[in-house]
RNA sequence: ACAGCCUGUUGGGUGGUCGCCCCGUCUUGUACGGGGAGGAAAGUCCGGGCAGCAAAGGACACGACAGUCGCUAACGGCGACCGGGGGCAACCCUAGGGAAAGUGCCACAGAAACGAUACCGCCUGUAAAAGGGUAAGGGUGAAAGGAGUGAGGUAAGAGCUCACAGUCGACUAUGGUGACAUAGUUGAGAGGUAAACCCUGUCGGCUGCAAGGGAUUGGUGCAUAUGAGUGGUCCGCUCGUACCAGUCAAUAUCCGCUCGAUCGUGUGAGCAAUCAUGCGACUAGAUAGAUGACUACCCUCGACAGAACCCGGCUUAUAGACAGGCUGUUAUC
RNA sequence: CGCGGGGUGGAGCAGCCCGGUCAGCUCGGUUGGCUCAUAACCAACAGGUCGCAGGUUCAAAUCCUGCCCCCGCAACCA
Numbered sequence: 001a002c003a004g005c006c007u008g009u010u011g012g013g014u015g016g017u018c019g020c021c022c023c024g025u026c027u028u029g030u031a032c033g034g035g036g037a038g039g040a041a042a043g044u045c046c047g048g049g050c051a052g053c054a055a056a057g058g059a060c061a062c063g064a065c066a067g068u069c070g071c072u073a074a075c076g077g078c079g080a081c082c083g084g085g086g087g088c089a090a091c092c093c094u095a096g097g098g099a100a101a102g103u104g105c106c107a108c109a110g111a112a113a114c115g116a117u118a119c120c121g122c123c124u125g126u127a128a129a130a131g132g133g134u135a136a137g138g139g140u141g142a143a144a145g146g147a148g149u150g151a152g153g154u155a156a157g158a159g160c161u162c163a164c165a166g167u168c169g170a171c172u173a174u175g176g177u178g179a180c181a182u183a184g185u186u187g188a189g190a191g192g193u194a195a196a197c198c199c200u201g202u203c204g205g206c207u208g209c210a211a212g213g214g215a216u217u218g219g220u221g222c223a224u225a226u227g228a229g230u231g232g233u234c235c236g237c238u239c240g241u242a243c244c245a246g247u248c249a250a251u252a253u254c255c256g257c258u259c260g261a262u263c264g265u266g267u268g269a270g271c272a273a274u275c276a277u278g279c280g281a282c283u284a285g286a287u288a289g290a291u292g293a294c295u296a297c298c299c300u301c302g303a304c305a306g307a308a309c310c311c312g313g314c315u316u317a318u319a320g321a322c323a324g325g326c327u328g329u330u331a332u333c
Numbered sequence: 334c335g336c337g338g339g340g341u342g343g344a345g346c347a348g349c350c351c352g353g354u355c356a357g358c359u360c361g362g363u364u365g366g367c368u369c370a371u372a373a374c375c376a377a378c379a380g381g382u383c384g385c386a387g388g389u390u391c392a393a394a395u396c397c398u399g400c401c402c403c404c405g406c407a408a409c410c411a
Base pairs, nucleotide, nucleotide: 001329002328003327004326005325006324007323008322009321010320012298013297014296015295016294017293018292020036021035022034023033024032025031026029038304042315043314045313046312047311048310049309050208051207052206053205057235058234059233060232062204063203064202065201066200067081068080069079070078071077082096083094084093085092086091097199098198102197103196104193105192106191114146119138120137121134122133123132124131148164149163150162151161152160167188168187169186170185171184172183173182174181175180212255213254215247216246217245218244219243220242221241222240227239228238229237262281263280264279265278266277267276268275269274299302335406336405337404338403339402340401343360344359345358346357353391362378363377364376365375366374384400385399386398387397388396
């Protein structure tokens, strides 16, 4: 220089005038001061907090997940590693338990689609057939009994036998927390499919802020569980409920509502995810729903996009700009 | 904000659960026939990325994952 891989940051700036939502202050003024969208606020796909039902317990059913170790409040997320695949490499991808528990399925073609009734062939047999042996070779098919090469062996053949190489399982040794790797011994050879049913293991109660909270007295009726809470079922657990009259409060209002697994920065531990700790910050909170309009200047002329209980992830959309690390090839020093 | 259902020729639907033998039905369209002519009727034909992308499998409308679009439901308590 060319070609490529990975990661991070940012997402127009500075003023003026007039508005909108929220908070604070007092001198209560239409005063003053302060704050006012995102990395995805999105999809609502996972997980959790919070709330109600028993601060949700047991069984079945159903669902989700699936290498190992770790992180975490939790996860189907993240990190590191192992195995497999791709790339010269940096690096990238990986739904990656079980088919040696059982069942199902494998269209068409083909003799046969999985405990072989062998089409052609080969051998035998015979006048010719039938019959018998074989599974090397051919043919069909996505897949054909599923271990290749060579030698022996045979009527012809075949892991039928042997040597070497390979696959799978078990055991032993070594290394590793582990998945696993390496070496040795030994055994085995009847396919694929579990994003088919299923088996194994782990986890999951249901409903979602339109959750939920908002007082109390008396009387009457019904019920003491075959009712309601309760949602797929059963158990278990809890318990009153309907109407009438009255007191208090409200008149779609208040709370929940934003200080939180929070953010910034430094130090330490760890390969990392992450954790511990010091200091600092308070940073939208509406309820028909604010975050805007006009204007001056500058630049590289500005993408996707707008909070509605909150948080951790994933996924998807995203003009441009900036920064860092690494690989290969070639050339020069 | 939170849930639920769906997407297959021009229109309305089936097939999906349990993958192949299958992309089918009705209406509509085109052409021909019948008729003096039109409708009806008869015959033939055209028309399908099965919403999009990826994956599993020998094989996907069908199974799995991620997106896009459409429709519907729900305002409690005193």
Molecule: RNase P RNA; transfer RNA
Organism: Saccharimonas sp. (SeqCode)